Predicted 3D model of a 109-nucleotide RNA (SAM riboswitch aptamer (S box leader)) from Psychrobacillus insolitus. The organism belongs to Psychrobacillus, within Bacteria. It was read from a public genome assembly, where an Rfam model found it.
RNA sequence: UUCUUAUCGAGAGAAGCUGAGGGACUGGCCCUAUGAAGCUUCAGCAACCAGCCUUUGAUGUGGUCAGGUGCUAAAUCCAGCAGGCAUCUAAAUGUCUGAUAGAUGAAGA
Numbered sequence: 001u002u003c004u005u006a007u008c009g010a011g012a013g014a015a016g017c018u019g020a021g022g023g024a025c026u027g028g029c030c031c032u033a034u035g036a037a038g039c040u041u042c043a044g045c046a047a048c049c050a051g052c053c054u055u056u057g058a059u060g061u062g063g064u065c066a067g068g069u070g071c072u073a074a075a076u077c078c079a080g081c082a083g084g085c086a087u088c089u090a091a092a093u094g095u096c097u098g099a100u101a102g103a104u105g106a107a108g109a
Base pairs, nucleotide, nucleotide: 001109002108004106005105006104007103008102013042014041015040016039017038021031022030023029025080026079027078028077043072044071045070048068049067051064052063053062055060076101081098082097083096084095085094086093087092
């Protein structure tokens, strides 16, 4: 980098260095000198994988722990493409479903 698969309305931040951006992209809307992003340290959340226990013919289920990841503004912040429904129709808006895109884990190339 790519492929497959699962999940994504819950949860959890301080300090130091530094100093202007950040929220993937586009539009919107937000955050930000009462300090963005980044780096470091400490803390926390969760439980995907691994470990252990339980159970099953097996896959799997339930529990436990916290070793490997991950995460700690706002639903993946909202929308984006397609369709259903409602507002008589269109437009537009609202709502729902699915897809796309993205993020993270696991397994493979």